[in-house]
RNA sequence: CUCAUCGAGACCGGCUGAGGGAAAGGCCCUUUGAAGCCGGGGCAACCAUCGAGUCUAACCCACUUGAUACAGGUGCCAACUCCUCCACCAGCCUUGGCGGCCGGUGACAGAUGAG
Numbered sequence: 001c002u003c004a005u006c007g008a009g010a011c012c013g014g015c016u017g018a019g020g021g022a023a024a025g026g027c028c029c030u031u032u033g034a035a036g037c038c039g040g041g042g043c044a045a046c047c048a049u050c051g052a053g054u055c056u057a058a059c060c061c062a063c064u065u066g067a068u069a070c071a072g073g074u075g076c077c078a079a080c081u082c083c084u085c086c087a088c089c090a091g092c093c094u095u096g097g098c099g100g101c102c103g104g105u106g107a108c109a110g111a112u113g114a115g
Base pairs, nucleotide, nucleotide: 001115002114003113004112005111006110011040012039013038014037015036019029020028021027024084025083026082041077042076043075046073047072048068049067050066051065052064053063054062081109086106087105088104089103091101092100093099
C1' cells in the first nucleotide's frame, strides 16, 4: 500500500501499586486493585485442516458453504471499534435564523488478519 472483517463470543491466580478506555470532547472502568509482567484458563474459523456444492471434458484455481480450537500461525477475553467528531438524508424543538435533540447511511481514523 491492497483486500476482508469489526452490534457475537470469552477470566482466574501471583508480583506490583495508579492509572486505563489510541488523540480531543463526553461518558465510563479502577485501592472491592488501573496499566504492566508471569502462570494458568477460555473465546473465536482470519490463515490452516477435512468435507459438500458451483465452475471444468476432467483436474487445478476461484467462488459459495459446512465441520474442526488438547495438538500449526496469529488475534482476542468491560461497555457496538464505549459514544461523538466529517458529509448527507429523515423527524422533532425553535416565530424565523443561529442553534439544539433524535435516528439512519456513508466517509475519516483505528483494530485484527491475509497478501